Overview: Model confidence (mean pLDDT): 87 of 100. Predicted 3D model of a 477-nucleotide part of an RNA (small-subunit ribosomal RNA, 3' major domain) from Marinobacter sp. The source organism's lineage runs through Bacteria, Pseudomonadati, Gammaproteobacteria, Pseudomonadales and Marinobacter. The full RNA is in RNAcentral, with records from ENA and SILVA.

[in-house]
Context: one part of a larger RNA
RNA sequence: UGACGGGGGCCCGCACAAGCGGUGGAGCAUGUGGUUUAAUUCGACGCAACGCGAAGAACCUUACCUGGCCUUGACAUCCAGAGAACUUUCCAGAGAUGGAUUGGUGCCUUCGGGAACUCUGAGACAGGUGCUGCAUGGCCGUCGUCAGCUCGUGUCGUGAGAUGUUGGGUUAAGUCCCGUAACGAGCGCAACCCCUAUCCCUGGUUGCUAGCAGGUAAUGCUGAGAACUCCAGGGAGACUGCCGGUGACAAACUGGAGGAAGGUGGGGAUGACGUCAGGUCAUCAUGGCCCUUACGGCCAGGGCUACACACGUGCUACAAUGGCGCGCACAGAGGGCUGCGAACUCGCGAGAGUAAGCCAAUCCCUUAAAACGCGUCGUAGUCCGGAUCGCAGUCUGCAACUCGACUGCGUGAAGUCGGAAUCGCUAGUAAUCGCGAAUCAGAAUGUCGCGGUGAAUACGUUCCCGGGCCUUGUACA
Numbered sequence: 001u002g003a004c005g006g007g008g009g010c011c012c013g014c015a016c017a018a019g020c021g022g023u024g025g026a027g028c029a030u031g032u033g034g035u036u037u038a039a040u041u042c043g044a045c046g047c048a049a050c051g052c053g054a055a056g057a058a059c060c061u062u063a064c065c066u067g068g069c070c071u072u073g074a075c076a077u078c079c080a081g082a083g084a085a086c087u088u089u090c091c092a093g094a095g096a097u098g099g100a101u102u103g104g105u106g107c108c109u110u111c112g113g114g115a116a117c118u119c120u121g122a123g124a125c126a127g128g129u130g131c132u133g134c135a136u137g138g139c140c141g142u143c144g145u146c147a148g149c150u151c152g153u154g155u156c157g158u159g160a161g162a163u164g165u166u167g168g169g170u171u172a173a174g175u176c177c178c179g180u181a182a183c184g185a186g187c188g189c190a191a192c193c194c195c196u197a198u199c200c201c202u203g204g205u206u207g208c209u210a211g212c213a214g215g216u217a218a219u220g221c222u223g224a225g226a227a228c229u230c231c232a233g234g235g236a237g238a239c240u241g242c243c244g245g246u247g248a249c250a251a252a253c254u255g256g257a258g259g260a261a262g263g264u265g266g267g268g269a270u271g272a273c274g275u276c277a278g279g280u281c282a283u284c285a286u287g288g289c290c291c292u293u294a295c296g297g298c299c300a301g302g303g304c305u306a307c308a309c310a311c312g313u314g315c316u317a318c319a320a321u322g323g324c325g326c327g328c329a330c331a332g333a334g335g336g337c338u339g340c341g342a343a344c345u346c347g348c349g350a351g352a353g354u355a356a357g358c359c360a361a362u363c364c365c366u367u368a369a370a371a372c373g374c375g376u377c378g379u380a381g382u383c384c385g386g387a388u389c390g391c392a393g394u395c396u397g398c399a400a401c402u403c404g405a406c407u408g409c410g411u412g413a414a415g416u417c418g419g420a421a422u423c424g425c426u427a428g429u430a431a432u433c434g435c436g437a438a439u440c441a442g443a444a445u446g447u448c449g450c451g452g453u454g455a456a457u458a459c460g461u462u463c464c465c466g467g468g469c470c471u472u473g474u475a476c477a
Stems, first nucleotide, its partner, number of pairs: 001477002003474003007471007015461002019425005026316008034307002042053002064302007073125001077124002079121005086103001089100004107114002127291002130289003136285002138280003141276001143274001148187006154163003167178003193268004198236007208225002212223003239262001242256005318418001322377006334365003339358002344353003384415001389410007431453007
C1' cells in the first nucleotide's frame, strides 16, 4: 500500500422486510449428470454451466459409429500431355463409383499458341471440427451502469509511498458547494444519439372523412375536401426557470403554482482502470506439437432422439374469479415472389381443388384472445384435467420404421394447490390474455418482439446477501 475480520461508523441495491405470483409434489416438453451403447460427436460446471453454443439433428446438417470405397486428393498455386465447355441414353451397384454411349466442336490469335473449363500423370504441396484458451489475437461473460480508476507539476516522507481523491454538507453519481499543500488534468458519471408522452408548422397517397354532392343491401364506394386521425420531416417544450419554507449568504432539500410532462418524465443504446491463467484453438485467425493409402476425403445405413435413476429451466393442470355452448366488440408490431394467398366449391376437421389481388400505408397472412351478454354444469377425480394407447386420416419432403407436425373418433393416467428449501417483481410493473417474427421444405411449451386487461405493498434498515466511502486490528501478500 492492499487484502481480510462472526471490528466500528456512514450509505446504497427487490438485499431483507411489506405484498403479489411462482418453483420444489403431478403429467409432459427441453437441457444436464449418470448409466447404457458399435456410436449415443464436441464444448459450457457456483453466482457468471444446465430451453447454454443450437435463430430450429428424419437424409443433409454431422464433427460420432458400422460397412463399402479414394490417395496430388472434395478445395488452392505451379508443370507436362490430351480434350472446348457442356450434354443424351444404358448396364452393374445401397450409393460412392465403375463400364459403355449420343449430340457438340464455341471465344481470342502474330496460326506458334492463348483464356475459361474437363480428364490423365509426376511432385512440390493440399487437407485435419486432431492437441494445447495455462503459448495467443479477436470477440464475449462477470463484478457493475457499481462510482470509481489514474496522471502532470508542486509539497511531505531516508524510502515503499502519501497528499490531491481526506474533512463539513449534498447527490442517482469523485454530482455539486464549502473548506483545504495543494493546483490542474485524463478515463469513467451526466449531457450530446434513438424510441416514447404534449403542441405547432410543412406535406397529403396507398392513409383520413367533418361539411357539400352522387350512389348502395352495406362500406370513404365515387366526386370532392386538407378540418380531424395518421404518417414523416422540421420546430417548440422541462431549465429547480418561478413562488414559499429549510439550509451556511452555498450546493441542495422540501412544499406549491403553471404545465401534456417536474426535479434523471419513462425506456433504450452506451460498460472506466481492472478482476476471475473466467469462456471460446469447434465462428474466424494464429505460435508450437501431432496425423499424411490417414487423425485427410467420398458414400450408404445407424447414432446425436437410448433409460433403473438424479438435478436445472419451462408448459399444462388440479377447477366455479371456472369448464362447455351460442352471440358479440376492440389492438399493436411484423412478414410476403420457387412468396403471402382472398373469395368460391368440397371435407366434421387437419386440409384439398380452382384462382383474384399484391414486389404491398393499396392485396394477403389477419376471425386477435382474455373482456362482455345469455344458457348449462353444482363440488364430483366431475361436462375438471389431459398424459397414454388403438384406429382412420392430412401436410411437408427423394424418403416420416428407427425419428416430424397436425386432424377426427375412441381411450381417458397422475393430479384435489405441493416437505425442507427456493425464485421473480416497485407501475402500465407483477399477474393474466392473445398476436407476430427470425431460424425454417417440414418440425417450439424455446427465443426475440408486439399490444389488450391490469393489481397489491414498501413501517423501516435490527437481521441475510452483494456493493461503495472513512476508520481500526492483523503472526496474511